[in-house]
A computed fold for a 359-nucleotide RNA from a Dehalococcoidia bacterium, annotated as Bacterial RNase P class A. The organism belongs to Dehalococcoidia, within Bacteria.

RNA sequence: CAAGUAAACCGGGUGGCCGCUCCGGUAUCGCUGCGGCGUUGUCGGGGAGGAAAGUCCGAGCUCCACCGGGCAGGGUGCUGGGUAACACCCAGGAGGGGUGACCCUCGGAAAGUGCCACAGAAACAUACCGCCCGCUUCAGGCGGGUAAGGGUGAAAUGGUGAGGUAAGAGCUCACCGCUUCCGCCGUGAGGCGGAUGGCGGGUAAACCCCACCUGGAGCAAGACCGAAUAGGGGGACAAAAGGCGCCCGGCCUGUCCCCGGGUAGGUCGCUUGACCCUUUCGGUAACGGAAGGGCUAGAUAGAUGGUCACCAUCCGCUUAACGCGGAGACAGAACUCGGCUUACAGGUUUACUUGGCCG
Numbered sequence: 001c002a003a004g005u006a007a008a009c010c011g012g013g014u015g016g017c018c019g020c021u022c023c024g025g026u027a028u029c030g031c032u033g034c035g036g037c038g039u040u041g042u043c044g045g046g047g048a049g050g051a052a053a054g055u056c057c058g059a060g061c062u063c064c065a066c067c068g069g070g071c072a073g074g075g076u077g078c079u080g081g082g083u084a085a086c087a088c089c090c091a092g093g094a095g096g097g098g099u100g101a102c103c104c105u106c107g108g109a110a111a112g113u114g115c116c117a118c119a120g121a122a123a124c125a126u127a128c129c130g131c132c133c134g135c136u137u138c139a140g141g142c143g144g145g146u147a148a149g150g151g152u153g154a155a156a157u158g159g160u161g162a163g164g165u166a167a168g169a170g171c172u173c174a175c176c177g178c179u180u181c182c183g184c185c186g187u188g189a190g191g192c193g194g195a196u197g198g199c200g201g202g203u204a205a206a207c208c209c210c211a212c213c214u215g216g217a218g219c220a221a222g223a224c225c226g227a228a229u230a231g232g233g234g235g236a237c238a239a240a241a242g243g244c245g246c247c248c249g250g251c252c253u254g255u256c257c258c259c260g261g262g263u264a265g266g267u268c269g270c271u272u273g274a275c276c277c278u279u280u281c282g283g284u285a286a287c288g289g290a291a292g293g294g295c296u297a298g299a300u301a302g303a304u305g306g307u308c309a310c311c312a313u314c315c316g317c318u319u320a321a322c323g324c325g326g327a328g329a330c331a332g333a334a335c336u337c338g339g340c341u342u343a344c345a346g347g348u349u350u351a352c353u354u355g356g357c358c359g
Base pairs, nucleotide, nucleotide: 001355002354003353004352005351006350007349008348009347010346012311013310014309015308016307017306018305020047021046022045023044024043025042026041027040029038030037031036049330053341054340056339057338058337059336060335061218062217063216064215073214074213075212076211077210078092079091080090081089082088093106094105095104096103097102107209108208112207113206114203115202116201128150129149130146131145132144133143134142135141136140158176159175160174161173162172163171177199178197180195181194182193183192184191185190222268223267224266225265232259233258234257235256236255237254241253242252243251244250275294276293277292278291279290280289281288282287313327314326315325316324317323
C1' cells in the first nucleotide's frame, strides 16, 4: 500500500427570527369552601433513537382464576457459568468451512411407528447393465452367485490398500472412522490410551423418547372523582283533575327532596429506574460488590417543528486556487425495562490476518 476479519462509536455544528409541549418563578383577571384552581402574558429550564421499528422472546407492574397431585397441551434442547428472567450473553466441547484473522451448526434415528417426490432394478431388503459358474440349441435363453465396475438419484449398503476368490464381498488383514466395555484426566460436554464388535441410508420445524420449564389477560391493565339529560328506588306535599268503556277498589300522569349505579369528562397509574457516569475490588469473561456523583421527554389525536446565515463533509464545473451550483440515510416515543431480528447516506477508531514493496 492492497485485500480482508472481528469489534466499538458518531448519525452534522453554531447563531438569529417565528412557533409547539411540559415544569418552575412572576404579573393580571375570574372563581373559591381561603387550601387552591383556571384565563391571558412574561422570564428561566427540559424536549426522540441507535434502532424510538417488527411486536419475535423474557420480565417488572396490574386485574382475574387458583386445595393438593397427575394427565393433556405449549416451550427449550452440546456442557459449565452469568442474570430478575430469557430462545439472550460469556467461557468451553464436538463437527464443518476458510491459506489465515475468523465464521457456521448443535439432545436421541442402535426403543417403536410413519414418510422418502421424479428418476432408478432396488429408498430397506432389492440384481437393470456388467462380472463369474452351471444347464441348454450357434445366436440366444434359463437357474444360481456377486454390491468390485457402469447407469439413476439430493441420498445406493463404512473409506483406502493388500490378501483372497470361479467372480466378488469385513471374507481376512493393516491404517483411518464408528458401536460397546475398561482405565486415566476433566465439575461437565468430552479427551487420551487399551480391549472389543466386522460395523447396512436419510428425516424428529413427522409422530415419538429423554431432561428441564410452564395459569390467563394486558396500561384500552387497573384505581379514584364524577356532571347535564333521560331512566331506577325511597320519602314528603296536594288530595283537585285526567286516563285505564261505565260504578267501587287499584294503578299511571304532578311538584320538591334524598339515595345509589352507569355515561361524557377529569385525576392517578406516568416516569427515580433490575437507571446513568467515574473510580476501585473480585472474576479469563459475561457479570457482581463498594465508594462518589447525576436526574436524562411524558404528549392524549398526540408537542419535540419551520426558516435564514455561516462553518464542517461529499459531489459536479474550473488546469489549480478562489468562486458558483447541488446533496445529506433509515426512521420517529405512547406503562417501563433486558434481549433478538430487520432498515440505514456518510464517517471515525481499535485489534488482528494474508499478500506486495521500501529501509

The coordinates come from a structure-prediction model, not an experiment, and the mean pLDDT is 77. Rfam family: Bacterial RNase P class A. The family's RNA type in Rfam is ribozyme. From the family's description: Ribonuclease P (RNase P) is a ubiquitous endoribonuclease, found in archaea, bacteria and eukarya as well as chloroplasts and mitochondria. Its best characterised activity is the generation of mature 5'-ends of tRNAs by cleaving the 5'-leader elements of precursor-tRNAs. Rfam links the family to the GO terms tRNA processing, dimeric ribonuclease P complex and ribonuclease P activity. A source record names the gene rnpB.